Model confidence (mean pLDDT): 77 of 100. The RNA shown here (Glycine riboswitch aptamer) has 104 nucleotides and comes from uncultured Rubrobacter sp. Taxonomically the source falls in Rubrobacter (Bacteria, Actinomycetota, Rubrobacteria, Rubrobacteraceae). The sequence is in RNAcentral, with records from MGnify. Of the family's consensus pairs, 89% are formed in the model.

[in-house]
RNA sequence: CCGCGGGAGAGAGUCGUCAGGGGGGUGGGGAGCCCCCCGUGACGGCCGCCGAAGGUGAAAGGGUUGCAGGGGUGACCCGAAUCUCUCAGGCAGAAGGACCGCGG
Repeated sequence: CCGCGGGAGAGAGUCGUCAGGGGGGUGGGGAGCCCCCCGUGACGGCCGCCGAAGGUGAAAGGGUUGCAGGGGUGACCCGAAUCUCUCAGGCAGAAGGACCGCGG
C1' cells in the first nucleotide's frame, strides 16, 4: 500500500421553496387551474448537538540567540495523543469512519 471482516457518537429537528405521489373540485372527457394530505427527494434559512476522514492548538524535552562563561532568564523554533478546538465533516438507513484483526 491492497483485499476481507469488525468499527462509536450526535434532532428521521423546524420553517420555506421547487419537484414527486395520493384525494377532491372545475372541465362532455382530457389538458390546465384551485384546495387538501404525504413527509419521498433536492436546495436554502434558523436553532440544538457529535468527534474516530482531514485539519487546529499544545506538555515534558530539545535547539538557536541576547546577557563574557556556568546557572538563570527573555525571545524564537521543533515538539505526541483517542487530549483540545469544532474550520471542515457528520447527527434514520446507506455512504464515510480513527483504530483493531486476518491475509498478501